[in-house]
The RNA shown here (TPP riboswitch aptamer (THI element)) has 95 nucleotides and comes from Rhodoblastus sp. The coordinates come from a structure-prediction model, not an experiment, and the mean pLDDT is 76. Its Rfam family is "TPP riboswitch aptamer (THI element)". Rfam describes the family as follows. Vitamin B(1) in its active form thiamin pyrophosphate (TPP) is an essential coenzyme that is synthesised by coupling of pyrimidine and thiazole moieties in bacteria. Lineage of the source: Bacteria > Pseudomonadati > Alphaproteobacteria > Rhodoblastaceae > Rhodoblastus.
Order: sequence, then C1' cells, then structure tokens
RNA sequence: GCAUACGCCUCGGGGUGCCGCGGGACGCGGCUGAGAUCACACCCGACGAACCUGAUACGGGUCAUGCCGGCGCAGGGAAGGCGAAGGGCUUGCGC
Repeated sequence: GCAUACGCCUCGGGGUGCCGCGGGACGCGGCUGAGAUCACACCCGACGAACCUGAUACGGGUCAUGCCGGCGCAGGGAAGGCGAAGGGCUUGCGC
C1' cells in the first nucleotide's frame, strides 16, 4: 500500500422443532437455542456450518425432539457501497 477483519447504510437469504395440559380452534406451561412464524425480532450474505440436501440415515442421550456428536478439507447456498479525524486493530500478500 492492497485486500480482509471490524463498523455503518441499503438490498437480499434463512429457520421456527420437541413434550405436557385443555374437547377443539387455539391458548398456556416446560426443554434446547441467537432465534421455536410473539417476530418492523434473530442469524447469515462467498475467508459463506445462517440455512438446505444427504436424513423416515448413524452413534450417544432424553419425558421427547438434530438435544449432543460425527457425517463435513461431502454437495449446494443470498452483495453492493462507504468508512473523515482520533483511537483501536484480525489475517494474508507486496514494498
């Protein structure tokens, strides 16, 4: 110095399960979690595990459920811009 991390703006992507009670709509309560279609919320946008497929799968565990773990240097997956001064500062490359 460039990129990146980070911050902001706009845009976009995504999930919403399990158990119990009530005759049901639906409501209430409990479990895990950032978030369980309360959400102008939460998370994620390529250095992409947000999320989907594999999966009505496998091992462990639980009242039960991807609840935990592997699966996974498997396959997919939604972006652009700006960042002055001061302070702080991840990583890579070049000088």